[in-house]
RNA sequence: AGAGUUUGAUCCUGGUUCAGAAUGAACGCUGGCGGCGUGUCUGAUUCAUGCAAGUCGAGCGAGAAAGCCUGGGUAACUGGGCGAGUAAAGCGGCGAACUGCGGAGUAAUACACAGGUAACCUGCCCGUAAGACUGGAAUAAUCCACCGAAAGGUGGCCUAAUGCUGGAUAUAAUGGCUGGCUCUAUGGUUGGUCAUGAAAGGUUGGUGCCCGCAAGGGUCUUCCGCUUACAGAUGGGCCUGUGACCUAUCAGCUUGUUGGUGAGGUAACGGCUCACCAAGGCUAUGACGGGUAGUCGGCCUGAGAGGGUGUUCGACCCGACUGGGACUGAGAAACUGCCCAGACUCCUACGGGAGGCAGCAGAGGAGGAUAAUCGGCAAUGGGCGAAAGCCUGACCGUGCGACGCCGCGUGAGCGAUGAAGGCCUUCGGGUUGUAAAGCUCUGUGGAGGAUUAGGAAAAGAUGGAGGGUAAAUAGCCCUUCGUCAUGACCAGUCCUAGAGGAAGGUGCGGCUAACUACGUGCCAGCAGCAGCGGUAAUACGUAGGCACCAAGCGUUAUUCGGGAUUACUGGGCGUAAAGCGCGCGUAGGCGGAUCCAUAAGUCGGGUAUGAAAUCCUUCGGCUCAACCGGGGAAUUGUGCUCGAUACUGUGGGUCUGGAGUGCAGGAGGCGAGAGUGGAACUCCCGGUGUAGCGGUGAAAUGCGUUGAUAUCGGGAUGAACGCCUGUGGUGAAAACGACUCUCUAGCCUGCUACUGACGCUGAAGUGCGAAAGCCAGGGGAGCAAACGGGAUUAGAUACCCCGGUAGUCCUGGCCGUAAACGAUGGGCACUAGGUAGAGGAGGUUCCGAUACUUUCCCUGCCGUAGCUAACGCGUUAAGUGCCCCGCCUGGGGAGUACGGCCGCAAGGCUAAAACUCAAAGGAAUUGACGGGGGCCCGCACAAGCGGUGGAGUAUGUGGCUUAAUUCGAGGCAACGCGAAGAACCUUAUCCUGGGCUUGACAUGUUAGUGGUACAGACCUGAAAGGGCGAGGACCCUGUUUUACAGGGAGCUAACACAGGUGCUGCAUGGCUGUCGUCAGUUCGUGUGGUGAGAUGUCGGGUUAAGUCCUAUAACGAACGAAACCCCUGUUUCUAGUUACCAUCGGGUAAUGCCGGGAACUCUAGAGAGACUGCCCGGGUCAACCGGGAGGAAGGUGGGGAUGACGUCAAGUCCUCAUGGCCCUUAUGCCCAGGGCCGCACACGUACUACAAUGGCCGGUAUAGAGGGACGCCAAACCGCAAGGUGGAGCAAAUCCCAGAAAGCCGGCCUCAGCUCAGAUCGGAGGCUGCAACUCGCCUCCGUGAAGUCGGAAUCGCUAGUAAUCGCGGAUCAGCACGCCGCGGUGAAUAUGUUCCCGGGCCUUGUACACACCGCCCGUCAAGCCGCCAAAGUUGGGGAUACCCGAAGUCACCCUGCUAACCCGUAAGGGGAGCGGGUGCCGACGGUAGAUUCGAUGAUGGUGACUAAGUCGUAACAAGGUA
Repeated sequence: AGAGUUUGAUCCUGGUUCAGAAUGAACGCUGGCGGCGUGUCUGAUUCAUGCAAGUCGAGCGAGAAAGCCUGGGUAACUGGGCGAGUAAAGCGGCGAACUGCGGAGUAAUACACAGGUAACCUGCCCGUAAGACUGGAAUAAUCCACCGAAAGGUGGCCUAAUGCUGGAUAUAAUGGCUGGCUCUAUGGUUGGUCAUGAAAGGUUGGUGCCCGCAAGGGUCUUCCGCUUACAGAUGGGCCUGUGACCUAUCAGCUUGUUGGUGAGGUAACGGCUCACCAAGGCUAUGACGGGUAGUCGGCCUGAGAGGGUGUUCGACCCGACUGGGACUGAGAAACUGCCCAGACUCCUACGGGAGGCAGCAGAGGAGGAUAAUCGGCAAUGGGCGAAAGCCUGACCGUGCGACGCCGCGUGAGCGAUGAAGGCCUUCGGGUUGUAAAGCUCUGUGGAGGAUUAGGAAAAGAUGGAGGGUAAAUAGCCCUUCGUCAUGACCAGUCCUAGAGGAAGGUGCGGCUAACUACGUGCCAGCAGCAGCGGUAAUACGUAGGCACCAAGCGUUAUUCGGGAUUACUGGGCGUAAAGCGCGCGUAGGCGGAUCCAUAAGUCGGGUAUGAAAUCCUUCGGCUCAACCGGGGAAUUGUGCUCGAUACUGUGGGUCUGGAGUGCAGGAGGCGAGAGUGGAACUCCCGGUGUAGCGGUGAAAUGCGUUGAUAUCGGGAUGAACGCCUGUGGUGAAAACGACUCUCUAGCCUGCUACUGACGCUGAAGUGCGAAAGCCAGGGGAGCAAACGGGAUUAGAUACCCCGGUAGUCCUGGCCGUAAACGAUGGGCACUAGGUAGAGGAGGUUCCGAUACUUUCCCUGCCGUAGCUAACGCGUUAAGUGCCCCGCCUGGGGAGUACGGCCGCAAGGCUAAAACUCAAAGGAAUUGACGGGGGCCCGCACAAGCGGUGGAGUAUGUGGCUUAAUUCGAGGCAACGCGAAGAACCUUAUCCUGGGCUUGACAUGUUAGUGGUACAGACCUGAAAGGGCGAGGACCCUGUUUUACAGGGAGCUAACACAGGUGCUGCAUGGCUGUCGUCAGUUCGUGUGGUGAGAUGUCGGGUUAAGUCCUAUAACGAACGAAACCCCUGUUUCUAGUUACCAUCGGGUAAUGCCGGGAACUCUAGAGAGACUGCCCGGGUCAACCGGGAGGAAGGUGGGGAUGACGUCAAGUCCUCAUGGCCCUUAUGCCCAGGGCCGCACACGUACUACAAUGGCCGGUAUAGAGGGACGCCAAACCGCAAGGUGGAGCAAAUCCCAGAAAGCCGGCCUCAGCUCAGAUCGGAGGCUGCAACUCGCCUCCGUGAAGUCGGAAUCGCUAGUAAUCGCGGAUCAGCACGCCGCGGUGAAUAUGUUCCCGGGCCUUGUACACACCGCCCGUCAAGCCGCCAAAGUUGGGGAUACCCGAAGUCACCCUGCUAACCCGUAAGGGGAGCGGGUGCCGACGGUAGAUUCGAUGAUGGUGACUAAGUCGUAACAAGGUA
């Protein structure tokens, strides 16, 4: 610091996802040790049990027992002492308001920071001053009696105090009265005087003196207490300022409310409370309401600013079962106190009682989830005490949990035949891997044993020294030195043996470090995102290997970051989301020049504070680290104070440049009202006139003989104002257009007279606001939603046509929206120009027109810099700045729901969420496409000729059939195609049946084998096969060369393997088709573009051509085109047999038949020839085009071969090759028979015809190119013929196939289903072949079908072509209407490019890119999910009104009860207290109507998503009606 993801690719916008850090975490797998931390985030849920607050005998009275010792007594029993002035309990004092726990409530009575308190309190503690005199009455405990189950209570007798209490005294206390001083003045301070109000003692400290026999007491002294007052410290109360959540779909709230006077109350101010008076107070700087939340120091994250958070530690607040209340007290509205109400739990003898873990442990429950019913007061701290000490779940420790951070270990060195095993493999090897084994060591930790520190020093006790107090050498206090005593828990060191007990988790396609094999086959599964998986998955599962972390590793959740994705730092708004439709204007924000003052903002210095901890830094302590300690810095803030005065603010003065006024001119569809006008349409009346008119792509509906349309005249009505008219004018926008008048707003120019900042913007608010629509009343010609009809169409609720009502018009009132657009808010200033238009003013020329020029304002175009993602904008900014307002934050849901406001309604304004997607989008690029455009080609159309489609037959295909009808090919580019030839074979298990199993064929290994291999014959069988088996070998080497041994071949057996026309052409190679012989496709360098990409290759010409020329930010080049190659057309040379025969000779019935010839034809080799070379014209001095000459041939002469980059996952695994998969006594191999030929039907391609340009008969002429030995086959003979017999010749310019046919000559037929046509069928034959039944071809005789030129539609062909005529060849035993070739005869037409098809180039639009066979919309149907409405039902919250009214404070009342004090001799009374009653307030509870937030609800509605559903075709191209 970025990365993945929208696209074919690109740039941008924009969301989404990831990598980081963190956590009080949880879950999965795994787990050796230690240190330091940390641990119910949920139910403020319910709690068994134990403990968590006591202490003081030096405040007081009283005071056991067990047990032991000892007396009396026989014993029972009883006395004394110790235990012990102990335990337990009581009175009293202090504490219990701290500590500890939790975060429910609380949005302000809280908290933080800074202040105030002259408006207050403060126990214990410190200091100062003064005092502590003298009396009194009770009561608890105990004891007695009684009640109760218990808890507990009642009555009686006694008693003490530092308990209670009368009196005295009293300061600077409090109150009254009355003075002085003081500006911090609702007060403070300091005097006088009157009144009121205190106290408690204890001491087992000491000693001199006194009393006492003693115990003890008094006095003195010490110490601890007590009282009053002041002061300090500490802790609080109250008040003020500032700061910190969401919501305006909460906009108004408030009656003790705001203030005053008086009173009450409080420690204290105060409506805190009450009476009376006034009517205020708060609020857009967000009151009131709703939701949420303890706040902070801090913590996490971040570069920071921020964002998130508030666990542990610390500060504050709040709470203690829920609600209310007071009491006591220095302090409480009191966690382990009290009273009341409520819920819950427990006990009960049913009468009544008890309780409160949000203390520490612990339990149930909840939950994804969070620990021991531990030890100790040794340390630190707290309470009490004079102290010892006691208490302390505060605390210190231990335990549990990898929950976190930090540290350590699981060994180290050597060790290659690179062992074995695993995995992969191209089979060579590679890898695991020095890893292991093995050898040599070490000892952290763990085990066993031994041993030693520190946390501990005080208080205390005791001994000594010094000081203070005091009469005191005593005691006590302080300081100091020594001694004594105190550890719950933890650590270190040494010795011994010993590698021993100690590694996992996740990942490996990209982001993101790390790859192979097998399995699986859109299945199982993965996934954070995009996405993997449909038979070769580095993405699933497993394995091996590798990568990263490591006692952990992953996952999940959450926060910040990345995110400049809420933008203060630091974003935007023409087209991506985003400028209000436009004015006026309130608050607010901002504001010209200059002078003076001030010092609020601002800046600087000082000072106080900003707790500690944390963070940072430095030093130090634990072996290091985590952790901890000391110091510093920081704490960005705030207060006070001193200063500065540029800028802003504030106050005052002045100015004219902004703004406005005035005067003089000017232009204009600005607005309002009234009036006037002509043209056109329609209607009415009349005339003329007659059969149509009208309308459309074509029609029809409609109108018309009751006279339309047309035309003329007259009249009526309504609406709109042609030409002028113009990117011209005016207006804020909406908008405004005939003419005249009246009224009226704004604007521009000139002159600078006046005012003197009066300005800009503008949340709210308010006005205007097209069209449509609404209400009321008019009006209504034309037009025209709805509606009716006619067409179109598959349909046509549309487009087109004929009608036609609202409406459009006027008046008044609503509505308030538009692509209300420049998709661009307003204002001011600055920043090159050019050009055009509108309105003014000035200058120059003597004047005018005019021209030139200057200037102001308005409206356009082009363009520099600059900006922009690009397109584009560009003084009319989208440039550069300032000011103000509005708006945006992914797409959908949705401008929707709910609520509110407005509206008569329609509806408008405001405006979400759930859910869902990984995109949605902008601009530009390359293609492709268009029922877009331009240019141009092609038998593409047109012009022609002949066909196909109809018939019959042949052939291929589909379908059907079948045991099987083998397989492939499927628009063009499958269908007389693979197949250049299926009777068996071919042939494919396609079918039926019979057989073989190392196999029909190849290679290798092992074993065997001479009567072996081979094999006549025989049996069985359809054959294959099986069985039997006469006979019967070969080659090489060696040896004693008959023969034997060994080996080979062959064979047999077994094993490896063979074999497969089995699958996948979507795993492939090769080959092929097609666009298309179309003219295209690219590269290097350069250039410009952010980039995809462009340029080149475009433009102007030209060509068959990206062919060439020219122009040119391009210059060159490559693959294609062309040329080179072959055939053909002319000619020359060479050569001359088998071809040829002019001349010479010979010969025949005739023939190059023969000699001969080398002329010609021809053959086949080498050349020549054609290049726009020449001429004329056109053309850019070009390319090139038109014409001409010459020439056999002329502009590529004709034909062929040759096929760019690529497209179609085109075709072929059945030619061949080949990966993978599958079969292996079968999917291999052999055989017989059948099938591939099956036939209601459909299509393609052909043949033959339908006839007279013909058919038949007879005669007759003329080719080319081929083939021939298992061959072509002559002559001759036989047969009507097919053919047969025959056999000459020929491996071929020699012989044969071989007769060419159409044509020509002559004859017949005469327009008929015929002398056309020949299918079909019957019969007889021929040929091939083992074999023509299924299923061949041919001949003859007979038969003689359909068919009389073919609907819609469709094919070929531009010249030696079409058409027509025959001939040959391949395949092949035989079979050709097919295919491939050959020649003969031999046309017609092309004005042309509008249209159909295909193609090329340029351009345009695009929402397409699998590319129009594209994309895509809506209803309906199905499933699922979310939301809304809904008769209602139900629950919660906070209020309001009323009722009830506990405890309790306060007030009042009382014929009740009562020790202290007072009066009184007493009785009694007073005062005070207790109790009772009443009243105000008052919690819980009740009633009522509202309000708000949920839950649920038949049904209804809507949205999203989902598989290849249904109907149409709305949008994207002119999307077929923009």